[in-house]
Parts: sequence; structure tokens; C1' cells
RNA sequence: UGGGAUGUCGCCAAGCGGUAAGGCAGCGGGUUUUGGUUCCGCCAUUCAGAGGUUCAAAUCCUCUCAUCCCAG
Repeated sequence: UGGGAUGUCGCCAAGCGGUAAGGCAGCGGGUUUUGGUUCCGCCAUUCAGAGGUUCAAAUCCUCUCAUCCCAG
């Protein structure tokens, strides 16, 4: 320098145009003498950033950033 992959909650991770699942952790509560276990509830309106397309974008397009892989 060229090509490719990835970027989603504190961590892991699903999602592939119709408004963000799940697990762990955390917080509140029930059970328990206490802790643990277990049960219920809560927990992403900047989905790496900016712009564009669309009635509607995490999802499609462009550029940029970060990390990784391949080639030179």
C1' cells in the first nucleotide's frame, strides 16, 4: 500500500429492512437464622463514528476510526 473479517448492555452473544433475544454479572424483592442455592422483577432511545437511501436502518450504500488475518 492492496484485499478480507470483526465492532451490539460491565462481559459473552443472537439479530441479515418493521423498531434489540438469551446467559453471566449487577440492582430490588420473596424463600432461608445468616450465607449459598432457588424463584420473581428491573437492566441497550449514540448497535464504533459521521453522512446517505427508505414510510421505517443494528441490518442497505459511502467515508472514517479501532482490532485481527492474507498478499507485497

Record summary
Transfer RNA from uncultured Mailhella sp., 72 nucleotides, folded computationally. Rfam family: tRNA. Rfam describes the family as follows. Transfer RNA (tRNA) molecules are approximately 80 nucleotides in length. Their secondary structure includes four short double-helical elements and three loops (D, anti-codon, and T loops). Further hydrogen bonds mediate the characteristic L-shaped molecular structure. tRNAs have two regions of fundamental functional importance: the anti-codon, which is responsible for specific mRNA codon recognition, and the 3' end, to which the tRNAs corresponding amino acid is attached (by aminoacyl-tRNA synthetases). tRNAs cope with the degeneracy of the genetic code in two manners: having more than one tRNA (with a specific anti-codon) for a particular amino acid; and 'wobble' base-pairing, i.e. permitting non-standard base-pairing at the 3rd anti-codon position. The organism belongs to Mailhella, within Bacteria.